A computed fold for a 77-nucleotide RNA from a Desulfuromonadales bacterium, annotated as c-di-GMP-I-UAU riboswitch aptamer.
Rfam family: c-di-GMP-I-UAU riboswitch aptamer. The family is grouped with related families in Rfam's "c-di-GMP_I riboswitch clan". Gene Ontology term of the family: cyclic-di-GMP binding.
Of the family's consensus pairs, 95% are formed in the model.
Its mean pLDDT, the model's own confidence on a scale to 100, is 85.
[in-house]
RNA sequence: CUCCGAAAAGGCAAAACCAGAGUGAUCUGGUGACGCAAAGCCACGGGUCCUAUUUUGGGACAGCCGGGUUGCCGAAG
Numbered sequence: 001c002u003c004c005g006a007a008a009a010g011g012c013a014a015a016a017c018c019a020g021a022g023u024g025a026u027c028u029g030g031u032g033a034c035g036c037a038a039a040g041c042c043a044c045g046g047g048u049c050c051u052a053u054u055u056u057g058g059g060a061c062a063g064c065c066g067g068g069u070u071g072c073c074g075a076a077g
Stems, first nucleotide, its partner, number of pairs: 003077001004074002011036002016031006034063001040069003044066003047061005
């Protein structure tokens, strides 16, 4: 240094409920904690989902998989 994932510190926050935004998927804030070593970031490929004035269009999801990029700690092996 890499694989890897014990410990400690710190971090994120599923479902549900409340308030708000949106046609909607979904998002934001609060409570909450199922989980997470990239559950940080990017819709690039696949996938799933939404769509009103239809669509060879527009949109949502990074906590579905892959990819790109940055990155905390350091015990055994």